A computed fold for a 116-nucleotide RNA from a Bacteroidota bacterium, annotated as SAM riboswitch aptamer (S box leader).
Taxonomically the source falls in Bacteroidota (Bacteria, Pseudomonadati).

[in-house]
RNA sequence: CACUUAUCAAGAAAGGCUGAGGGAAAUGGCCCUGCGACGCCUUGACAACCUGUCCUUGACUUCCGGUCGGGAUAAGGUGUCUAUUCCAACCCUGCACAUGCGGGGGUAGAUAAGUC
Repeated sequence: CACUUAUCAAGAAAGGCUGAGGGAAAUGGCCCUGCGACGCCUUGACAACCUGUCCUUGACUUCCGGUCGGGAUAAGGUGUCUAUUCCAACCCUGCACAUGCGGGGGUAGAUAAGUC
């Protein structure tokens, strides 16, 4: 890089360095940004995907135990800390009847775990 599965309407700050763009891609919007964005570092926070630890009046069991499930914790591994993945787009559909509003799906993306 690729593949599989799950989630993506919630949540969460300061300081230092740097110095111009950034919000994934191309398109249309709309936001953030010299009152310093983006990026990097330090500390902190949020969260609960994986591991750990504890509990389990659930299920299985060859019943010492173990396995699956559920709950808690937040020690470790990631991740995240503007706006719904910022909105739309591609398809189907409902209501409107004027270019709107809603529902579902797909594609792509992000994160985690696993496989390769």

It was read from a public genome assembly, where an Rfam model found it.